Small-subunit ribosomal RNA, 3' major domain from Sphagnum balticum, 484 nucleotides, folded computationally.
[in-house]
Context: one part of a larger RNA
């Protein structure tokens, strides 16, 4: 100087305390460990792995296993030779591929040649056509330069990316102190979320963070309007531009910075989220995005079937559903906002069990049409505390979509079946306001879908905070220290 202390002071954070509502007990999905396996490909591993990478594993993907096969290669350029390309049919095979025949000789630039037409006073020239030569592309061989590699090493890198933490730090010139390392500065009093600003001072000033400048949302005006409004003209609303908030006004405290209360206002002292992440830490994390030093080259490279990546005695993580009457079922009724649609979105009819779903078939490239009847919720009814008119797993039987193909290993209807489960031990998570908690709706991937997942979007809409002694994690100051 830093580090650490079951020293010490100050101060902060859903850190604890008040609360709400979970996990940990079931079932079931999803991930991972362990086992098992021909293979169960691979990475991530305390907080920062474990619904992660993977925004969608039947085949493909695909990186693993087993078999059949290739060897200038499934992909780039370069050299040689043939031949446009291409199609068709057969043999053998799982399939890749292999091997047979037969069809087919082109297209664009030149040149000449042939023939027809057309234009000109002529030399010529256009248009079409026959023939030849060149080139491009693509297919076949052939030799070699090369290709390929999701092999290995993140402890050899590069780029990115977590995390301490949206924590208030970290620095730097010149000046001064000190033999020196270093120190001041950036101690000290006060304030803030904030090294935020004031007071002070052997410092005086910069810099990268904080804050502001940017997005969204909440008020108001201006302007402009389609397709929105039954119609006009306006409104809700669309989307562009403006004002608006600054401790500006008031009282009390206080040099000051400022804090405490009012007012007026759609909004009050950072108004509400977002994006933004400083020096650094962890030899964190990725050579499987890509980039690359090393390695292989008739294999660690390639095709192709088929399997596997989905096994299971068990353990854990994350989660959906649930055990009920603030409920379940039946019926009638209500009111949303995001998004996305042409190989789409699909009203409407018809057949189907008013089912999944198939037929026909308007209409939108979209404020027009149309996914789109939101659900919680209101209003009437039924159950009346039971393993039930709870709860849906798990079987069976029948049907229907996608797709070359659903056995391994897919979603979807109906029917009948009706396990566990009666609030969950020790422990432990998440949240301070339009939150939490509950309700449902779109979306991206995507044929299809294992979507309870992951990003969104509105509906209903709480309960608590005395306060900082602990408990965890972080700031500054001091302290001791046989660590560095």
């Nucleotide at each position: 100087u830093g580090a650490c202390g079951g020293g010490g002071g100050c101060c902060c954070g859903c850190a604890c305390a008040a609360g709400c509502a979970g996990u940990g007990g079931a079932u079931u999905a999803u991930g991972u460990g362990g086992u098992u396996u021909a293979a169960u490909u691979u990475g991530a591993u305390g907080c920062a792995a474990c619904g992660c990478g993977a925004a969608g594993a039947a085949c493909c993907u695909u990186a693993c296993c087993a078999g059949g096969g290739u060897u200038u290669g499934a992909c780039a350029u370069g050299u040689c030779u043939a031949g446009a390309a291409g199609g068709a049919u057969g043999g053998u095979g799982a399939a890749a591929g292999u091997u047979a025949u037969c069809c087919g000789u082109g297209u664009c630039u030149g040149u000449u040649u042939u023939u027809a037409g057309g234009u000109u006073u002529c030399u010529a020239c256009c248009u079409a056509u026959u023939a030849c030569u060149u080139a491009a592309a693509c297919u076949a061989g052939a030799a070699c330069a090369c290709a390929g590699g999701u092999g290995g090493u993140g402890c050899a890198u590069g780029g990115c990316u977590g995390u301490c933490g949206u924590c208030a730090g970290c620095u730097c010139g010149u000046a001064c102190a000190u033999u020196g390392a270093u120190g001041c500065g950036u101690a000290u009093g006060g304030u803030u979320a904030a090294g935020u600003c004031c007071u002070g001072c052997a410092a005086c000033g910069a810099g990268c963070g904080c804050a502001a400048c940017c997005c969204u949302c909440g008020u108001u005006c201006u302007u402009a309007g389609u397709u929105a409004a039954a119609u006009g003209u306006a409104c809700u609303c669309u989307a562009a531009g403006a004002a608006g908030a600054c401790u500006g006004c008031c009282a009390g405290c206080g040099u000051a910075a400022g804090u405490u209360g009012g007012a007026g206002g759609a909004a009050g002292g950072u108004g509400a989220g977002g994006a933004u992440g400083a020096c650094g830490u962890c030899a964190a994390g990725u050579c499987a995005g890509c980039a690359u030093g090393c390695c292989c080259u008739u294999a660690c490279a390639c095709c192709c079937u088929g399997g596997g990546c989905g096994a299971c005695a068990c353990a854990c993580g994350u989660a959906a559903u649930a055990c009920a009457a603030u409920g379940g079922c039946c019926a009638a009724g209500a009111c949303a906002a995001u998004a996305g649609g042409a190989a789409g979105c699909a009203a409407c009819u018809c057949u189907g069990u008013g089912a999944a779903a198939g037929g026909g078939a308007a209409g939108c490239a979209a404020a027009u049409c149309g996914u789109u009847u939101a659900a919680a919720c209101u209003u009437g009814g039924c159950c009346u505390c039971a393993g039930u008119u709870c709860g849906g797993a798990u079987u069976g039987c029948a049907g229907g979509c996608u797709g070359c193909a659903a056995c391994c290993c897919g979603c979807c209807u109906g029917c009948a079946u009706g396990a566990a489960g009666u609030c969950g031990g020790a422990a432990u998570u998440g949240c301070u306001a339009g939150u939490a908690a509950u309700c449902g709706c779109c979306g991206g991937u995507c044929a299809g879908c294992c979507a309870u997942a992951c990003g969104g979007c509105g509906g209903u809409g709480a309960a608590u905070a005395c306060g900082u002694u602990c408990c965890c994690g972080g700031g500054c100051c001091u302290u001791g220290u046989a660590c560095a």
Record summary: The full RNA is in RNAcentral, with records from SILVA. Lineage of the source: Eukaryota > Streptophyta > Sphagnophytina > Sphagnales > Sphagnum. Model confidence (mean pLDDT): 80 of 100.